[in-house]
RNA sequence: AUCGAUAAUGGCAAACCAGCUGAAAGGCUGGGGCGCAAAGCCAUGGGUCUAACGCUCUAGACGAGUUAUGAUUGCCAGGCUCCCGAAA
Numbered sequence: 001a002u003c004g005a006u007a008a009u010g011g012c013a014a015a016c017c018a019g020c021u022g023a024a025a026g027g028c029u030g031g032g033g034c035g036c037a038a039a040g041c042c043a044u045g046g047g048u049c050u051a052a053c054g055c056u057c058u059a060g061a062c063g064a065g066u067u068a069u070g071a072u073u074g075c076c077a078g079g080c081u082c083c084c085g086a087a088a
Base pairs, nucleotide, nucleotide: 002088003085004084011036012035016031017030018029019028020027021026034074040080041079042078044077045076046075047072048071049070050068051067054066055065056064057063
């Protein structure tokens, strides 16, 4: 360095509930713990979700495509940083 244990110190916090916020997806705070060796950070590539505002198509739009200082890092990949040290 790789790697990840019936190790140790700790850490984070799903669903759900309450409050706030947003048009929404969602986010924040408190409670709560499903789980997580990066479930720390970054929206760079892909995926998925939303549709208030704008554009195109359609007879029409509540549809499709786009678009958005949108969202999701606990969807996958990538990048950066990090605790510990069994076995290999």
c-di-GMP-I-GGC riboswitch aptamer from a Gammaproteobacteria bacterium, 88 nucleotides, folded computationally. The coordinates come from a structure-prediction model, not an experiment, and the mean pLDDT is 86. Its Rfam family is "c-di-GMP-I-GGC riboswitch aptamer". Gene Ontology term of the family: cyclic-di-GMP binding.